A computed fold for a 1525-nucleotide RNA from a Clostridia bacterium, annotated as small-subunit ribosomal RNA.
The prediction has a mean pLDDT of 83.
The sequence is in RNAcentral, with records from ENA and SILVA.
[in-house]
RNA sequence: UAACAAGAGAGUUUGAUCCUGGCUCAGGAUAAACGCUGGCGGCGCACAUAAGACAUGCAAGUCGAACGAACUUAACCAUUAGUUUACUAUUGGAGCGGUUAGUGGCGGACUGGUGAGUAACACGUAAGCAACCUGCCUAUCAGAGGGGAACAACAGUUAGAAAUGACUGCUAAUACCGCAUAUGCCUUGAGUAUCACAUGGUACAAAAGGGAAAGGAGCAAUCCGCUGAUAGAUGGGCUUGCGUCUGAUUAGAUAGUUGGUGAGGUAACGGCCCACCAAGUCGACGAUCAGUAGCCGGACUGAGAGGUUGAACGGCCACAUUGGGACUGAGACACGGCCCAGACUCCUACGGGAGGCAGCAGUGGGGAAUAUUGCACAAUGGAGGAAACUCUGAUGCAGCGAUGCCGCGUGAGGGAAGAAGGUUUUAGGAUUGUAAACCUCUGUCUUCAGGGACGAAAAAAAAGACGGUACCUGAGGAGGAAGCUCCGGCUAACUACGUGCCAGCAGCCGCGGUAAUACGUAGGGAGCAAGCGUUGUCCGGAUUUACUGGGUGUAAAGGGUGCGUAGGCGGCUUUGCAAGUCAGAUGUGAAAUCUAUGGGCUCAACCCAUAAACUGCAUUUGAAACUGUAGAGCUUGAGUGAAGUAGAGGCAGGCGGAAUUCCCCGUGUAGCGGUGAAAUGCGUAGAGAUGGGGAGGAACACCAGUGGCGAAGGCGGCCUGCUGGGCUUUAACUGACGCUGAGGCACGAAAGCGUGGGUAGCAAACAGGAUUAGAUACCCUGGUAGUCCACGCUGUAAACGAUGAUUACUAGGUGUGGGGGGACUGACCCCUUCCGUGCCGGAGUUAACACAAUAAGUAAUCCACCUGGGGAGUACGACCGCAAGGUUGAAACUCAAAGGAAUUGACGGGGGCCCGCACAAGCAGUGGAGUAUGUGGUUUAAUUCGACGCAACGCGAAGAACCUUACCAGGUCUUGACAUCAAGUGACAGUCUAAGAGAUUAGACCUUCCCUUCGGGGACACAAAGACAGGUGGUGCAUGGUUGUCGUCAGCUCGUGUCGUGAGAUGUUGGGUUAAGUCCCGCAACGAGCGCAACCCCUGUUCUUAGUUACCAGCGAGUUAAGUCGGGAACUCUAAGAAGACUGCCGGUGAUAAAUCGGAGGAAGGUGGGGACGACGUCAAAUCAUCAUGCCCUUUAUGUCCUGGGCUACACACGUACUACAAUGGCUGUAACAAAGGGAAGCUAAGCCGCGAGGUGGAGCAAAACCCAAAAAAGCAGUCUCAGUUCGGAUUGAAGGCUGAAAUUCGCCUUCAUGAAGCCGGAAUUGCUAGUAAUGGCAGGUCAGCAUACUGCCGUGAAUACGUUCCCGGGCCUUGUACACACCGCCCGUCACACCAUGAGAGUUGGGAAUACCCGAAGCCUGUGAGCUAACUUUUAGAGGCAGCAGUCGAAGGUAGAAUCAAUGAUUGGGGUGAAGUCGUAACAAGGUAGCCGUAUCGGAAGGUGCGGCUGGAUCACCUCCUUU
Repeated sequence: UAACAAGAGAGUUUGAUCCUGGCUCAGGAUAAACGCUGGCGGCGCACAUAAGACAUGCAAGUCGAACGAACUUAACCAUUAGUUUACUAUUGGAGCGGUUAGUGGCGGACUGGUGAGUAACACGUAAGCAACCUGCCUAUCAGAGGGGAACAACAGUUAGAAAUGACUGCUAAUACCGCAUAUGCCUUGAGUAUCACAUGGUACAAAAGGGAAAGGAGCAAUCCGCUGAUAGAUGGGCUUGCGUCUGAUUAGAUAGUUGGUGAGGUAACGGCCCACCAAGUCGACGAUCAGUAGCCGGACUGAGAGGUUGAACGGCCACAUUGGGACUGAGACACGGCCCAGACUCCUACGGGAGGCAGCAGUGGGGAAUAUUGCACAAUGGAGGAAACUCUGAUGCAGCGAUGCCGCGUGAGGGAAGAAGGUUUUAGGAUUGUAAACCUCUGUCUUCAGGGACGAAAAAAAAGACGGUACCUGAGGAGGAAGCUCCGGCUAACUACGUGCCAGCAGCCGCGGUAAUACGUAGGGAGCAAGCGUUGUCCGGAUUUACUGGGUGUAAAGGGUGCGUAGGCGGCUUUGCAAGUCAGAUGUGAAAUCUAUGGGCUCAACCCAUAAACUGCAUUUGAAACUGUAGAGCUUGAGUGAAGUAGAGGCAGGCGGAAUUCCCCGUGUAGCGGUGAAAUGCGUAGAGAUGGGGAGGAACACCAGUGGCGAAGGCGGCCUGCUGGGCUUUAACUGACGCUGAGGCACGAAAGCGUGGGUAGCAAACAGGAUUAGAUACCCUGGUAGUCCACGCUGUAAACGAUGAUUACUAGGUGUGGGGGGACUGACCCCUUCCGUGCCGGAGUUAACACAAUAAGUAAUCCACCUGGGGAGUACGACCGCAAGGUUGAAACUCAAAGGAAUUGACGGGGGCCCGCACAAGCAGUGGAGUAUGUGGUUUAAUUCGACGCAACGCGAAGAACCUUACCAGGUCUUGACAUCAAGUGACAGUCUAAGAGAUUAGACCUUCCCUUCGGGGACACAAAGACAGGUGGUGCAUGGUUGUCGUCAGCUCGUGUCGUGAGAUGUUGGGUUAAGUCCCGCAACGAGCGCAACCCCUGUUCUUAGUUACCAGCGAGUUAAGUCGGGAACUCUAAGAAGACUGCCGGUGAUAAAUCGGAGGAAGGUGGGGACGACGUCAAAUCAUCAUGCCCUUUAUGUCCUGGGCUACACACGUACUACAAUGGCUGUAACAAAGGGAAGCUAAGCCGCGAGGUGGAGCAAAACCCAAAAAAGCAGUCUCAGUUCGGAUUGAAGGCUGAAAUUCGCCUUCAUGAAGCCGGAAUUGCUAGUAAUGGCAGGUCAGCAUACUGCCGUGAAUACGUUCCCGGGCCUUGUACACACCGCCCGUCACACCAUGAGAGUUGGGAAUACCCGAAGCCUGUGAGCUAACUUUUAGAGGCAGCAGUCGAAGGUAGAAUCAAUGAUUGGGGUGAAGUCGUAACAAGGUAGCCGUAUCGGAAGGUGCGGCUGGAUCACCUCCUUU
């Protein structure tokens, strides 16, 4: 350099956004388990829990060629019996052989199992032993002579239930014991040579001493053994470097401990053991202690680095019921050996005995869970044997288990009437679906039949568990073989029904409260497939512990500050070395695994071969740049010196004036003080005020400044003394002496504590007064600790720049403090430089805000700290403190968030600007009375229902006596009162009578429809049975439509562009202006839409046209009078069309703009007045009872009909109106003047009757014609004279009228009589800005009748508006926010209840590890050994041995006191969780007293107050600085 290999994200905090940050998911793996399902084969794997207990069988024996003996016996010989010679049987001899208990040899230390213990040289890796051993095996050298004494077996006796012995006697050996011989062996060893790595090794070596042996087989050769020695191989032992989990809430540990000398012991070194001596040894580079754990090759995962793991296979270690111990042996302190102790089980004749599956099967137990009491030694391997052979639960195989991996199958092709059935539907269809049926094929697997292995290598023969298996051939037949999970998003896949916050689902977010793609079922679909899901565990995703590869201003996170130890890091030049570093070589890194290539099972899994790899360690050779180290030098880092300099730096002493308070004296008199307003308090015993004098303590106005000094905390009158540090200049000296800094030491606001002083003011606590629902507060009056001083302690703060220290570098501009230099006449100004301290700003950084040479930029070094929220800075422990408390600092449990910055809204008892009958200024009211009417409440059989702040309440209802009517009581009907369909019969209707409250029922009378192409059709009625009707039943929170409201407020948006990571912003903000987002100007915006305005209607002026039913000036006629008539077209008017008003003109102001002010003209002037018209949206606003409508409910009733009743009730409360309270009036009389409407089941004139309501009457009028119709207030005249009245008219009585079947419940009107409350209305509250308010009447709709209501009409006709401080509502901009269901928001703490985990707790119980002492088994060792004693001997004896006894050590056990870990405990503390509990309202807005931090104190509680601190405080003003001009 090339090649190879190789990294994916998503959901969830918000109204939305970006970030931080946790939780969760998609992947892979598994000794797995569970649920549903299950055809075949191959290869693997299979008690993870109770190292808990084990019945039964097997798992280690073998050798007769080591030995004696016993049993048996072929052939042979002899004998006896039967009997036919032969044969059969008996007994004895000898004996080829065979079998075996015992002695003896080798092997039982291998194989196999398990992982309890072990944090250790146990394991891994690399070395070492000059400090060691090694049976069997290999090689070499030498040797085996000659003797002896026993003990088993066996026999006898005997104890015992048994196990097992005891005694006597006999006997062999390759068993045992002396003697001889022996080297190069062992011990001692003068010395010589040589080597080396410190002790030392090797070779030679005089001399002295010591030490062996076994035979067997064979005719023999010979073979197998035996003894000594040397070497090898194999296997082991020991030592060392490095590596190997967690906890410091385990910091000190250690007496054989560390070392030495000597002796002992061992195969061997060594405190391994012992005696003596010394006092060492280990430890923050983590000793000791506690917890956990077999280690590794490897396995899983991952891009890798890593993380997790140590089943199966392989290596090592440890263990074998628990603990201890030794014996034998080459090797053990021994899984299937021994002894002792403990626990347990079994046998027992109760005296004693036996046992050890963590070998293979198997049993019960435990557990979610893990297999056959199989076959065989045929293969591979092992033990013994000369061998044959025997043994081998090692092993080879089979069985069981979908437990995993891999492979195969359950059919293939054709087949549309798109069958039936299912599901769904808008009823047409769609889908299941070429799917099936049906046709044509194939034969893997399965089934049957036939054949049939490799595995066996040898000269030949024999020998196959698996197995009649694999495999091959044939036959037959689509026949026997598909399930599981999921379908809201993540995540591929949708509909119907059921259910109705229920049942249930859920990995996270979350579904379910009557239309659930999320629950259950079905159809359909998606995915995987003999499996599929779930659960557990591990890695990944998670860069979420960050070495690769994170952070710390505000999200979690910089120590309060400095000095400094260890440690880490470190300037320039040069020389050496080579520890780090780099390169090469060598050894090792077992095999298996992984990777690559090739090969073998039909493929694959699996297996085999080769290569690569094993990133490591060690040795060695080299390089010398960098780090290191040693030496030499340098001056720029650092320091010293010298000369200057600023300063609230620190400590001590002294001095000063102003002010507060107190005391004394004088003057003086009634208040003072305090507050939002008051009161407590002080004062006639003289306060407060004022003048003078005095006392005492504390603090130092102005100067004063984002000025100065200090490490931080902090420091402020003046003077003196002592003292620390900084800065500048200079460059004389030292020569890297530096930076940081775990522990450590020191300093460290306020509060607080101790002792002693002091105390003027202030002031926790406390007391009183207020406020308040309460007020343990805010406010007021007092007031003690304390604040002050001295000496000690405490050691914490929002100890903040929320920003660790040091060094270097990286645009500028402008202030300010302290020095230096230059220039200048100069001290001013200017230029420049160093150190400090601010602001603005570029690049860069940042999630954004922001930071920006005083970095949060770019780099380097060191320290500290963080890893979701809560629990909690809490508990326990430890340390510190007199105490308060501080430092260190968890867990259980619980949540899916908590959080940062910024955005849009909404809100604020935030700010600014503006508007509105919003306030103010006025007028008239309401609230008081009576009545009307509506509502609530109450009542009732029913008082039908709806509407509830504004925006319900004279509302739906433009009119409840019946009807209406929906309600109640009673009585009826059930295809129905009403609609459609099909079929049948027939006209239907009507009248009368009877019963009944009526509906209705019964009867009588009458009648015989219309059209027709004669087939029938139409309308109507009846009876029966269905489909269905019906519902003012529910849901306005399932809906449509309609309506209200903010609000006729001026707003609401879009396209493109630009800015921002983004939500979003800009436009729409700003300066003006408007009624207006109206218009103008400016501007990263330019345009546009819905709204505003205008267009529409009425009205105000004029003109033109037209002229009846309206009009009548002029002309004529006419009447008592009258447009009555002729006529007219002028006027009024009518109703069509035009004109007119546009800031058009003039002047002022203003930016010359928009506009505004004034004026002219004009009927009208700046929208002329009024109406209709209501943007995007808000209120789940109102209405299912106008109507329509989904779903639910009802169907002899929640439907329908009828009579009567009710909606009209009445202790009461509220709303809306009418009428009044009177003289601006009442009453009486009297020449007035409208507009707009209505009229045929109607309006009704004149006339007549009645006091009147009304009656009678009937002209006219479907209306510019007639009628309703009288307008009233006003005007004029008279009267009343301030009173409950000649006001007021309620209530009641009597008599009438009208409508209507009907007026009792329950209508209206008239007349007469009666004559209530009421004398202008408390708190509070409503409307109105001009033809308006107020006041007067008229008309209409509804309607048979019934307005004080409603909708309109005209008449008369005001007052006031300074103004925007305040109340209410709204608009725009801005600000804060913990709100977004948006302040009717959010939210804190006590208390009460339920549940959960946890701390303390008199204690209690248990465990493990130690300590001290007691007891002391077996056993080794030591001593003794008077008892016993075969081998030998120099033999009355000795040597040696044994028993016995004693001692050291010593397991289990016991006692004791501490420490520790768990469990439990009356009671108790706080914590957490829990749709609708109680008390308050602390926080979020200036949260209504700004909040918060530390500390002290008080209080039911949040919390309050004092002292000091912070801004992470709103608002307003001022100072300073900065930006722009």